[in-house]
RNA sequence: CCCUUAGAGUUUGCUCCUGGCUCAGGACGAACGCUGGCGGCGCGCCUAACACAUGCAAGUCGAACGGAGCUUAGAGAGCUUGCUUUCUAAGCUUAGUGGCGAACGGGUGAGUAACGCGUGAGUAACCUGCCCUAGAGUGGGGGACAACAGUUGGAAACGACUGCUAAUACCGCAUAAGCCCACGGUACCGCAUGAUACUGAGGGAAAAGGAUUUAUUCGCUUUAGGAUGGACUCGCGUCCAAUUAGCUAGUUGGUGAGGUAACGGCCCACCAAGGCGACGAUUGGUAGCCGGACUGAGAGGUUGAACGGCCACAUUGGGACUGAGACACGGCCCAGACUCCUACGGGAGGCAGCAGUGGGGGAUAUUGCACAAUGGGGGAAACCCUGAUGCAGCGACGCCGCGUGGAGGAAGAAGGUUUUCGGAUUGUAAACUCCUGUCGUUAGGGACGAUAAUGACGGUACCUAACAAGAAAGCACCGGCUAACUACGUACCAGCAGCCGCGGUAAAACGUAGGGUGCAAGCGUUGUCCGGAAUUACUGGGUGUAAAGGGAGCGCAGGCGGGAAGACAAGUUGGAAGUGAAAACCAUGGGCUCAACCCAUGAAUUGCUUUCAAAACUGUUUUUCUUGAGUAGUGCAGAGGUAGAUGGAAUUCCCGGUGUAGCGGUGGAAUGAGUAGAUAUCGGGAGGAACACCAGUGGCGAAGGCGACUUUCUGGACCGUAACUGACGUUGAGGCACGAAAGUGUGGGGAGCAAACAGGAUUAGAUACCCUGGUAGUCCACACCGUAAACGAUGGAUACUAGGUGUAGGGAACGAUAUGUUUUCUGUGCCGAAAGCAAACGCAAUAAGUAUCCCACCUGGGGAGUACGGCCGCAAGGUUGAAACUCAAAGGAAUUGACGGGGGCCCGCACAAGCAGUGGAGUAUGUGGUUUAAUUCGAAGCAACGCGAAGAACCUUACCAGGGCUUGACAUAUACAGGAAUAUAUAAGAAAUUAUAUAGCUCUUCGGAGUCUGUAUACAGGUGGUGCAUGGUUGUCGUCAGCUCGUGUCGUGAGAUGUUAGGUUAAGUCCUGCAACGAGCGCAACCCCUAUUUUCAGUUGCCAGCACGUCAAGGUGGGAACUCUGGAAAGACUGCCGGUAAUAAAUCGGAGGAAGGUGGGGAUGACGUCAAAUCAUCAUGCCCUUUAUGUCCUGGGCAACACACGUACUACAAUGGCUGUAACAGAGAGAAGCAACACAGAGAUGUGAAGCAAAACUUAAAAAAGCAGUCUCAGUUCGGAUUGAAGGCUGAAAUUCGCCUUCAUGAAGUCGGAAUUGCUAGUAAUGGCAGGUCAGAAUACUGCCGUGAAUACGUUCCCGGGCCUUGUAAUCACCGCCCGUCA
Repeated sequence: CCCUUAGAGUUUGCUCCUGGCUCAGGACGAACGCUGGCGGCGCGCCUAACACAUGCAAGUCGAACGGAGCUUAGAGAGCUUGCUUUCUAAGCUUAGUGGCGAACGGGUGAGUAACGCGUGAGUAACCUGCCCUAGAGUGGGGGACAACAGUUGGAAACGACUGCUAAUACCGCAUAAGCCCACGGUACCGCAUGAUACUGAGGGAAAAGGAUUUAUUCGCUUUAGGAUGGACUCGCGUCCAAUUAGCUAGUUGGUGAGGUAACGGCCCACCAAGGCGACGAUUGGUAGCCGGACUGAGAGGUUGAACGGCCACAUUGGGACUGAGACACGGCCCAGACUCCUACGGGAGGCAGCAGUGGGGGAUAUUGCACAAUGGGGGAAACCCUGAUGCAGCGACGCCGCGUGGAGGAAGAAGGUUUUCGGAUUGUAAACUCCUGUCGUUAGGGACGAUAAUGACGGUACCUAACAAGAAAGCACCGGCUAACUACGUACCAGCAGCCGCGGUAAAACGUAGGGUGCAAGCGUUGUCCGGAAUUACUGGGUGUAAAGGGAGCGCAGGCGGGAAGACAAGUUGGAAGUGAAAACCAUGGGCUCAACCCAUGAAUUGCUUUCAAAACUGUUUUUCUUGAGUAGUGCAGAGGUAGAUGGAAUUCCCGGUGUAGCGGUGGAAUGAGUAGAUAUCGGGAGGAACACCAGUGGCGAAGGCGACUUUCUGGACCGUAACUGACGUUGAGGCACGAAAGUGUGGGGAGCAAACAGGAUUAGAUACCCUGGUAGUCCACACCGUAAACGAUGGAUACUAGGUGUAGGGAACGAUAUGUUUUCUGUGCCGAAAGCAAACGCAAUAAGUAUCCCACCUGGGGAGUACGGCCGCAAGGUUGAAACUCAAAGGAAUUGACGGGGGCCCGCACAAGCAGUGGAGUAUGUGGUUUAAUUCGAAGCAACGCGAAGAACCUUACCAGGGCUUGACAUAUACAGGAAUAUAUAAGAAAUUAUAUAGCUCUUCGGAGUCUGUAUACAGGUGGUGCAUGGUUGUCGUCAGCUCGUGUCGUGAGAUGUUAGGUUAAGUCCUGCAACGAGCGCAACCCCUAUUUUCAGUUGCCAGCACGUCAAGGUGGGAACUCUGGAAAGACUGCCGGUAAUAAAUCGGAGGAAGGUGGGGAUGACGUCAAAUCAUCAUGCCCUUUAUGUCCUGGGCAACACACGUACUACAAUGGCUGUAACAGAGAGAAGCAACACAGAGAUGUGAAGCAAAACUUAAAAAAGCAGUCUCAGUUCGGAUUGAAGGCUGAAAUUCGCCUUCAUGAAGUCGGAAUUGCUAGUAAUGGCAGGUCAGAAUACUGCCGUGAAUACGUUCCCGGGCCUUGUAAUCACCGCCCGUCA
């Protein structure tokens, strides 16, 4: 220089952080599920180093040797003439002797934490068969043993004895260039032990032959060198555990023997007492090591199948033999276990070689072919052997490649799915037409691998021709992460799930289908490893509050360390050399059609060793310096420590005096103490403990901690001087000493206080809080304990980095001499967005800033600071300190709102002040409960309960019983049939309904149309479910003053600001200020009614003046003044004056005015809350029902009745009841209506009947009030329930179950417990009137007017609300959360 680095989900109402869990990627000797066309290249017991049937895996050499057998040829003998036999020659075979090999190749990973492995050195301490090179030899003898023959034992395996025999088998002798051994000499080399060369004299050790063409050749002996292979030694590296801290007697060393190829305690004798270990010995656990492989940006982490190197092992343990080489996988011996044979006496065996079997296991192949190739052993060679190897078989186990067709093709077919019923989608997909031939089938040709021959693979690869789309697609997923959506089924069930999580009736998350997405002969799942994870942080983290600073100091080891000069060269830097095997990775090129795969070359292998050079930095060393550190001299402050002596105030107790009934204690009490004299008060005494004021974010100390005064002994700091030393410093694992309170031991002491304990209270209980007592203890001495929120939750040291202001102790300068100013050092505080840091809070020269050094500690929550073990302790206990299991969070800081028996301010009939009630009685009405065939349903704290219902005898009606109907009581459409529909009558019936009889269509262009009935099909119907699927409507907080937005600014962000603050208001109303400036929905105003006036109009209303007129009368003419009616205007705005306030907003008072500060009422209800109410007003999705959950009818029920609650009415009486009597309204209603008036009746009411669709007529009498009379405090002349009788009205119908009238009856009740409601002025209270509903049926509801009060000091308290602030572990928001016990 180039290349290289990715995140996401999940804690919360929300945010930022910390922090864990999970996912996306890659890999595999894999396994499992579903599926499966072909080929190439690889790979294939990871578990039981478990046991093994059977076959094979190491033999070869006759050219080392003697035999034996066979074949051929020749010769001979016998004769049976084709046989036997002898000899010779040649050839073949080979049991035995002998040689070489069998120590290689092949397998496995049990053991091993080791010089085993890796890497680099060393051997002057070593060996090396076959092979290569060079030198020298190979002479002459001897005696045996197998085989064989005979005898013999044994079941067998296997032997025993006698006899014969050969050799390249064995043994002497000779020879010795060179070799070996011990003793010398000379030269030279090495770090050393020591080595090399030459040399003197002495001693010792060799040999084998075979073949032959006679040329040679293969062997043999010895020496030296090489090569190859091995042996030993050393430096460095090589897992976990300290809950393994001490280990070691051949142990460490020496001397001397022995042994080995060789060094060595390797072994032995003697001597000495060493050796190893915190840089981790010893012990325990686990493990073959490496090249490499996987992953990763890298550093790393994990791993050690296949291929290659090394090691170890061969049923378990031990041992040696042979040999160049073994302590030997297919050798021997012994012992153990196991298996097999046996005649029971004895024997045999070792698949972790290749196949194969059983077993184990989730799981891993053929008892194949061939030595053709490569290689190995033997041989002179031919050749033989070779489960090494080359091939084939099985397995999608992996990697790579190919295919399952290509083009056209819209009636966008059918079918499927879905639908808003229009369509959309599957989908150019298919069909259909044309084409091609990878693969496939058949046929033909046919390799390379093999140089002359030899091919298991194999008639294989490959090539050519023909045929025909023919045989060839699945798997997973579709809520987010994460690419891909709908329908149906299911209904917290069945199930899914990697994490978050989904499923409780409309599931994109379960199951199925359609569609889609991804990958593809595979796809998913599971397991393991790395990554993401900066989540162990070397690269690359942290410790105030999230996990984390040791309680604090001294200090050994260790780590780090001031200025200058010189030396060295260990670290460091650079160059060179050796090594870093091959394979692999990477680059380039090449070969299989490509690729995988294979081949070649290069680079790389970051390492180790050696050497040369440099000298800045670190290091070592020498010299030196003074600023770090220390010493000395002078001053100075202090609750620093230790031991002793002393003091006064107070508490308690004792003695005495005075004195008398209480004291004490509490929220209030009681226990307690007191007439035997307390408390109180005075005097005297005893004893113990603690030291008021001074006193101060003041002082001292390392921390714990230290407080009367004085004395003894003593530690440290600070200022200042600059005389001395000259880096002597800093930190500090272990270690040592210190260390509050409580506690422990021994002995003292004990006034007060006070665990335990006792009593009294409180309480549902009260093993507590409160009170009265009271023991350990607190105090002293000595000895333990060793912990605390031992905190600044902040380790120590050093240096640097804006300021401001206090305080304590020193110094200096100036000076006006002041209680002065300036400055400096050391301590101790505060402020500060200075910078910087930080998640934020905050820190900020006393850092949590910027840097360096050292120590301690952390790695999700719980389990747990627990268990076990060790150490300490008298004990209590301390210290060190896990795991199983379990959760997906736990946590920090900040934000919004909510809440608080937190704070501040304010409001409201919220309290208070008043008036009248409810709760008690009787009745009415609603609800609960109960009952019932049914007592239809809904409403449920406020905000359900005289509510839906502005009115259930039938109807209503939804409920129950019974009786009927089934295209239906109601709607639309089609087809067919028909002519009616309808009305009347009769019969049955409870009715619905049924049957019968009679009467009985319209229009027409004559085609038909309309209407109706019947049949059939679609469908109707449902007050059936879900108000937690919904619309709409409504309640409530609340007519409370709030709720938001845009831009800007602040904050990483959620958010904040604005909207807070000071005033003011009924009000987020207005004013002022302000990093805010504006705006919207709310407030207010605009609207209606009402209070005053003017004007216009003047009937059905009115009548002052004029006129007429009546018993009376706006009755009449007329009038338009008044009242009134209803149109239009005016009026009120803090507009005016004064005070207060800030000169504001506003407020207080006044004037004027009908009305004065929103005049009084009404309508009007912000953002939202309560899954609030309503599917039974209505509408509506989905579900359910269809001879019924629909519909019609009759009767019953909704009205029941031991009881409980709510809301009302009437009362309990004299402010009253009753009787009589010339008062005074408003607002309404009226035609299937209101009804005057007259008559009848005691009355309800009836009969007749004028008027009025209404400012006209009617309802209609207003009542309380007033006046007069009576009653006289009683269950009454109060009260009217209940009951009896007689009537009236409505209505088909009044029994269940209506209202009214009259007479009679005359209950409870004498003002209401706890509790609780409404109301602030024309209000409460009280009096009547009207209306809606309605055939009839109000004590309810909605309105109207009459009469007409009391009180409000005030905001402490109760309730509700608003604003600000504070705390919070709650955000489903205190009706929260949560702890313990029990089930």
Notes:
Small-subunit ribosomal RNA from an uncultured bacterium, 1383 nucleotides, folded computationally. Its mean pLDDT, the model's own confidence on a scale to 100, is 84. It matches the Rfam family "Bacterial small subunit ribosomal RNA".